Context: one part of a larger RNA
RNA sequence: GCCGGCGAGUUACGUUCAGCAGCAAGGUUAAGUUCAAGAGGACGAAGCCGAAGGGAAACCGAGUGCGAAUAGCGCGUCUAGUUGCUGGUCGUAGACCCGAAACCGAAGUGAUCUAUGCAUGGCCAGGGGGAAGCAGGGGUAACACCCUGUGGACGCCCGAACCAGUACCCCUUGAGAAGGGUUUGGGUGAGCUGUGCAUAGGGGUGAAAGGCCAAUCAAACUCGGUGAUAGCUGGUUCUCCUCGAAAUAGCUUUAGGGCUAGCCUUGUGUAAUUGUGUGCCGGGGGUAGAGCACUGAAUCGCAGAGAGCAUUUACACCAAUGUAUCAACGCGAAUCAAACUCCGAAUACCGGUAUAUUUAUCACAGGAGUCAGACGGCGGGGGAUAAACUUCGUCGUCAAAAGGAAAACAGUCCAGACCAUCAGCUAAGGUCCCCAAAUGUAUGCUAAGUGUUAUUAAGGAUGUGAAGGUUCACAGACAGCUAGUAUGUUGGCUUAGAGGCAGCCACCAUUUAAAGAGUGCGUAAUAGCUCACUAGUCGAGAAUCUCCGCGCCGAAAAUGCUCGGGACUCAAGCAUACUACCGAAGCUAUGGAUUCGAUCGCAAGAUCGAGUGGUAGAGGAGCGUUCUGUUCAGCUGCGAAGCGGUACUGAAAGGAGCCGUGGAGCGGACAGAAGUGAUAAUGUCGGC
Numbered sequence: 001g002c003c004g005g006c007g008a009g010u011u012a013c014g015u016u017c018a019g020c021a022g023c024a025a026g027g028u029u030a031a032g033u034u035c036a037a038g039a040g041g042a043c044g045a046a047g048c049c050g051a052a053g054g055g056a057a058a059c060c061g062a063g064u065g066c067g068a069a070u071a072g073c074g075c076g077u078c079u080a081g082u083u084g085c086u087g088g089u090c091g092u093a094g095a096c097c098c099g100a101a102a103c104c105g106a107a108g109u110g111a112u113c114u115a116u117g118c119a120u121g122g123c124c125a126g127g128g129g130g131a132a133g134c135a136g137g138g139g140u141a142a143c144a145c146c147c148u149g150u151g152g153a154c155g156c157c158c159g160a161a162c163c164a165g166u167a168c169c170c171c172u173u174g175a176g177a178a179g180g181g182u183u184u185g186g187g188u189g190a191g192c193u194g195u196g197c198a199u200a201g202g203g204g205u206g207a208a209a210g211g212c213c214a215a216u217c218a219a220a221c222u223c224g225g226u227g228a229u230a231g232c233u234g235g236u237u238c239u240c241c242u243c244g245a246a247a248u249a250g251c252u253u254u255a256g257g258g259c260u261a262g263c264c265u266u267g268u269g270u271a272a273u274u275g276u277g278u279g280c281c282g283g284g285g286g287u288a289g290a291g292c293a294c295u296g297a298a299u300c301g302c303a304g305a306g307a308g309c310a311u312u313u314a315c316a317c318c319a320a321u322g323u324a325u326c327a328a329c330g331c332g333a334a335u336c337a338a339a340c341u342c343c344g345a346a347u348a349c350c351g352g353u354a355u356a357u358u359u360a361u362c363a364c365a366g367g368a369g370u371c372a373g374a375c376g377g378c379g380g381g382g383g384a385u386a387a388a389c390u391u392c393g394u395c396g397u398c399a400a401a402a403g404g405a406a407a408a409c410a411g412u413c414c415a416g417a418c419c420a421u422c423a424g425c426u427a428a429g430g431u432c433c434c435c436a437a438a439u440g441u442a443u444g445c446u447a448a449g450u451g452u453u454a455u456u457a458a459g460g461a462u463g464u465g466a467a468g469g470u471u472c473a474c475a476g477a478c479a480g481c482u483a484g485u486a487u488g489u490u491g492g493c494u495u496a497g498a499g500g501c502a503g504c505c506a507c508c509a510u511u512u513a514a515a516g517a518g519u520g521c522g523u524a525a526u527a528g529c530u531c532a533c534u535a536g537u538c539g540a541g542a543a544u545c546u547c548c549g550c551g552c553c554g555a556a557a558a559u560g561c562u563c564g565g566g567a568c569u570c571a572a573g574c575a576u577a578c579u580a581c582c583g584a585a586g587c588u589a590u591g592g593a594u595u596c597g598a599u600c601g602c603a604a605g606a607u608c609g610a611g612u613g614g615u616a617g618a619g620g621a622g623c624g625u626u627c628u629g630u631u632c633a634g635c636u637g638c639g640a641a642g643c644g645g646u647a648c649u650g651a652a653a654g655g656a657g658c659c660g661u662g663g664a665g666c667g668g669a670c671a672g673a674a675g676u677g678a679u680a681a682u683g684u685c686g687g688c
Stems, first nucleotide, its partner, number of pairs: 001688006011093004016088008026049003032043004053060002063075004096235002099232001103225003107222003115199009124189001126158003129154001133150006162186003167182004201217001203213003238622006248261005262370002264367006274360001275357009289343001290341002295337003299333004306326002308323005373398010403414003418592004423588003429582003432566003438579001440578006451568002459553002463550003467546006480537005486510003491505003516531001520529002593612008623677001625674008634666002642661005648655002
């Protein structure tokens, strides 16, 4: 891992509600006794519930309490209960099952591992260093001291055994639940070690690491309390039918848990213009927008109280004049606001009315689940007008929704699947091929493979199409070519120089067809080239601006490119208009099932109408398993159960028939009782 077996809402006693049954102002027995003895029957009023309540009580009583009250108010009265069975829920119990980490026990077992201690034994190759002391010699006044020898101290040195375990490698489903290799530390000591003994669980032991106390230690192990508790995780077993949520509010040592409400379901009741949709009528509002009349913000101008500064006069202050400074109030113009409003919608909300609608509303009673929501559109807050971000409001979808479209794609678009059909029509979206349907019609645009994809800026450009404005032009425009482009004069100043062309000032006049006191290059300064401007030549449009459509550049991401692909250019792209077709579980058609309502019917049922996606969850109806009772005076060695096969049958759980295997029991009907249904629990046991 697979297969098979086992595996989870039970039982007792109470509570409350529903269904059914008995009796009823009553209902009912308990222990026990007795009959039968198979279940059970009979007896047994003790007790319990009900029939009267109110008050703390005395007490009173259809009333009573408060009260001075014959007032008022509270709770009552104006009858229905009770016993049992079945089912739902709740309570007390382990209470649906499995699961802790833990806690406790004057219960116990452990020091054969290991820690420390005690007793008694054992062990430490070899080599090196050479303390004290002693001897001899030297030396001293005597010591001291020195030399040589002897000596053999030492938690001394090197290094086997032995003990340890430093660094790296190997191993890491190992040879091994701690090892192997190389290397390393100690190695006469606080040494290592054998045997025996001692200390025990809030206790020991600890050269102290919370270490160790039998592969277990911030409190060992075993058993017991014990089915501890678990607001947590996982699991919870047959079928079909009806309805069908929530992820919110308030409170919560509360936030992943609860309680009440909201929303779901089942039953009963009320029937009133109760609910809902739509039309019309009547309301209040201060949002969007807008506005500046208030509150604030904020720009320009006019005017300017006042202030600053300067000057004059005066001088104690004041005053006058001026002012490229600031500036209130006012006026004109133009703005901004969630906490501004002179104004002010659409919606929404409330009421009335008409109409439609299977009472959909409401009340009471039983049962829930839900309290992590997600994305999308619109309106906001937070954030950075970031986030598949966060937080509200409102609607939608998903959640709990399959089908078609979006290549693929919970939350987008279309559309809500009772079943069947080799029938039809459509939606979104599509119609060249993959791929069902137009290589459709008409008119344009795009040349960028732009595009056929959701998406991209500021800025840039003789891309191209369309519309409009201004100016010039056969009295010759624009572009090109030819020629001219002069004189006063080198204007004045400045400057070393300044001659059109460093800079400053002025920018006149003359000759002209025209020509600047000079557009640019250039020179040290001149020179030189050129332009403006003019003529000729040429011969028809030229220049510029605004706006719109489609394109171009701007344009960078990690494995190879691409619209889903192929591919597509008067498109198979983009824009506008039109026609046809395809396209879903939508709608229709035909047949069938089922729920609810209406009508008919004694009923069974028939007809018509409206329904039948569904998680949590509520309600209903069934199938099957084991056993028991009654029955079929059922089946069975002429072959039971079980197992294998199979073309039958039922809406499903399922049920038959036949064949084979098997070799002794088994079933139908109606009731009853449950150890009553397994793909999941890192389930459990077994097999492989």